[in-house]
């Protein structure tokens, strides 16, 4: 220097095929439930999808550029 891969909530991922309300499980608040914890059950809060920009009525998803780690070639 060239090619690829990944990036979404505290942590582990899913959606990108075919653009159309941001979700799952852990954890984390709260309450019940127990003398008390733990397990269990509810019910809730947490995200400008790695950044910037662009195309669309409407983008996690398409298109450009860039940055982190990763892998492969020079």
């Nucleotide at each position: 220097c060239g090619g690829g891969a990944u990036g979404u909530a505290g942590c582990a991922c899913a959606g990108u095929u075919u653009g159309g309300u941001a979700g799952c499980g852990c954890g984390c608040a709260u309450c019940g439930u127990u003398c008390g914890g733990g397990a269990c059950g509810a019910u809730g809060a947490g995200g400008u999808c790695g950044c910037a920009g662009g195309u669309u009525c409407a983008a996690a998803u398409c298109c450009u550029g860039u940055c982190a780690u990763c892998c492969c070639g020079a």